[in-house]
Context: one part of a larger RNA
């Protein structure tokens, strides 16, 4: 742009695409079978591997500055106590978020038509034949069924709900007129949408999501959680390195509430009628 007025919201599926995997013990049964040695179809339950989805409660990695240790070394006058730099300096540890080695689900069942195959009734051909007419069964395969996209499916489906026609201008039909109309074009709004802004397990940028003072959308804060693992500073004991108390302390990204302190101010722009 289109889908024949203009919106918000749910959906139907035409047609696509994915999936379709293997084993192994165990009843059944040491049963049929076999002289024994061995040893089943059928049918039923259990665990397992692969491979795909999706999640972080466990187990664990990761986690660049959350908490701690420490080395050299420079500043903060100097002690203490911090702070830069040294691959995060090197280390121990770890919140969330992302992970997989951890979880936690799926492969199916079932229904339909079929293939070889196996049959039924059966003639042509008094007989035989699954087959000519007719029927029934028969696959990890085929169509559904199970998961995703899907009406641009121009054959552009469908429900639900909200929104009404306001001014101007050219042209033109009816009327003496006043007035009732129609086509085009423009302008102004309606419902609703955009823009702008705060912001996200959404995301490269658009897109999607939630929020915009009638607000908890992000920052501050306050409480909690979690992690570090015993701050500083002050006392007590040691010649001293250190050790204890004060105290499960201090400090604590993203986790969970709270709570308008600060920012989402004010505000702009699109944007509605065919036929009978």
């Nucleotide at each position: 742009c289109g889908c024949u007025g203009g919106a918000g919201a749910c959906u139907u599926g035409a047609g696509g695409g994915g999936g379709g995997c293997c084993g192994u013990u165990c009843c059944u049964a040491g049963u049929a079978c076999g002289a024994g040695a061995g040893g089943a179809c059928c049918g039923g339950a259990a665990c397992g591997g692969g491979c795909c989805a999706g999640c972080c409660u466990c187990u664990g990695g990761u986690g660049u500055c959350c908490g701690g240790g420490u080395u050299g070394u420079g500043g903060c006058g100097c002690c203490a106590g911090c702070c830069g730099c040294a691959g995060c300096g090197c280390c121990c540890g770890g919140u969330a978020g992302c992970c997989a080695u951890g979880c936690u689900g799926g492969u199916a069942a079932g229904c339909g038509a079929u293939a070889a195959g196996c049959g039924c009734u059966g003639a042509a051909a008094g007989c035989a034949u699954c087959u000519a007419a007719g029927c029934g069964c028969g696959a990890a395969g085929c169509g559904c069924g199970c998961c995703c996209c899907a009406a641009g499916a121009u054959g552009a489906g469908g429900u639900c709900u909200c929104c009404c026609u306001c001014c101007c201008g050219u042209c033109u039909g009816g009327g003496c007129a006043a007035c009732c109309g129609g086509a085009c074009g423009g302008g102004g709004u309606a419902a609703g949408g955009c823009c702008c802004c705060c912001g996200g397990g959404a995301g490269a940028u658009g897109a999607c999501c939630g929020g915009g003072u009638u607000g908890a959308u992000a920052g501050g804060c306050c409480g909690g959680g979690u992690g570090u693992g015993g701050a500083a500073g002050c006392c007590c004991c040691g010649u001293a390195a250190g050790g204890g108390g004060u105290g499960a302390a201090g400090c604590u990204g993203a986790c969970c509430g709270g709570u308008a302190c600060u920012a989402a101010u004010c505000g702009g722009c699109c944007g509605a009628g065919c036929g009978a």
The part of an RNA shown here (large-subunit ribosomal RNA, domain VI) has 276 nucleotides and comes from a Pseudomonadota bacterium. The RNAcentral record of the full RNA draws on ENA. The prediction has a mean pLDDT of 88. It matches the Rfam family "Bacterial large subunit ribosomal RNA".